Description
Predicted 3D model of a 74-nucleotide RNA (transfer RNA) from a Synergistaceae bacterium. NCBI's taxonomy places the organism under Bacteria, Thermotogati, Synergistia, Synergistales, Synergistaceae. It matches the Rfam family "tRNA". The family's RNA type in Rfam is transfer RNA. The sequence was found in a public genome assembly.
C1' cells in the first nucleotide's frame, strides 16, 4: 500500500436477510427472605445501535465516506 471481519446498556451478546416501544444474562440499585451475610425470588433504572451523509413511507439492518480494533497478504 492492498483484502477480509468486527463496533448495539456499566460488561457480555442477540435483533430470523428493512417494518409493532431494539430485547437477555451479568454488574450495580430497591425491595421481599434470614438474626447477619452469601444464596434464592421479585422490581424498577439504564440506548445519539462507532461517526457523518444516502437510498426508503420506514434503517441495528441497505449504499458512500470517515474512524477505532483484529486477522491476512505485500
Nucleotide at each position: 500500500g492492498g483484502g477480509c471481519c468486527u463496533a448495539u446498556a456499566g460488561c457480555u451478546c442477540a435483533a430470523u436477510u428493512g417494518g409493532c416501544u431494539a430485547g437477555a444474562g451479568c454488574c450495580a440499585c430497591c425491595g421481599g427472605c434470614u438474626c447477619a451475610u452469601a444464596a434464592c425470588c421479585g422490581g424498577a433504572a439504564g440506548g445519539u445501535u462507532c461517526c457523518a451523509g444516502g437510498u426508503u413511507c420506514g434503517a441495528u439492518u441497505c449504499c458512500u465516506g470517515g474512524u477505532a480494533g483484529g486477522c491476512c497478504c505485500a